[in-house]
RNA sequence: UCUGUUCCAGGGCAAACCGCCGGUGACGGCGGGGCGCAAAGCCAAGGGGUCUCGGGUCUUCGAGACAGCCCGGCUGCCGGA
Numbered sequence: 001u002c003u004g005u006u007c008c009a010g011g012g013c014a015a016a017c018c019g020c021c022g023g024u025g026a027c028g029g030c031g032g033g034g035c036g037c038a039a040a041g042c043c044a045a046g047g048g049g050u051c052u053c054g055g056g057u058c059u060u061c062g063a064g065a066c067a068g069c070c071c072g073g074c075u076g077c078c079g080g081a
Base pairs, nucleotide, nucleotide: 001081002080003079004078012037013036017032018031019030020029021028022027035068041074042073043072046071047070048069049066050065051064052063053062054061055060
């Protein structure tokens, strides 16, 4: 650097759903849970997309949410070549 199909070990993360808390909301935090994940680690102030709230002259404007939607950037464990 490539690779995770034939791939091991120690482990890691945690969807739906349920409880409590926060938020107008998208959704978030903690606990339970475990569908999945080799970046399901970080970046939303890299691009696109989806969603929410408010305004509006209905073209859009502003403020937000999602990194487990896609591309991209940064970092990284183990095995194999």
Molecule: c-di-GMP-I riboswitch aptamer
Organism: Gemmatimonadota bacterium